RNAcentral holds the sequence, with entries from ENA. This is a predicted structure of a 72-nucleotide RNA (transfer RNA) from a Minisyncoccota bacterium. Taxonomically the source falls in Minisyncoccota (Bacteria, Bacillati). Its Rfam family is "tRNA". Its family is annotated with triplet codon-amino acid adaptor activity in the Gene Ontology.

């Protein structure tokens, strides 16, 4: 320099253009002598950023940034 993939709660991942979900972690309660395990409830993401298309965008299109891979 050229090409490609990825970016979503604290972490790891889902998510046909139509209410952002699951696991784990966290908080509270029940249970226990206590802890752990178990059960119940709850908080936590303006989906990397800026634009465009659309009635409607995490999703489609363009650009930027970051990480990784391949080639020179």
């Nucleotide at each position: 320099c050229g090409g490609g993939a990825c970016g979503u709660g604290g972490u790891g991942u889902a998510g046909c253009g139509g209410u952002a979900a699951c696991a784990u972690g966290c908080a509270u309660g029940c249970u226990u002598u206590g802890g752990g395990a178990g059960c119940a409830u709850g908080a936590g993401a303006u989906c990397a950023c800026c634009g465009g298309u659309u009635c409607a965008a995490a999703u489609c299109c363009g650009g930027u940034c970051g990480u990784c891979c391949c080639g020179a």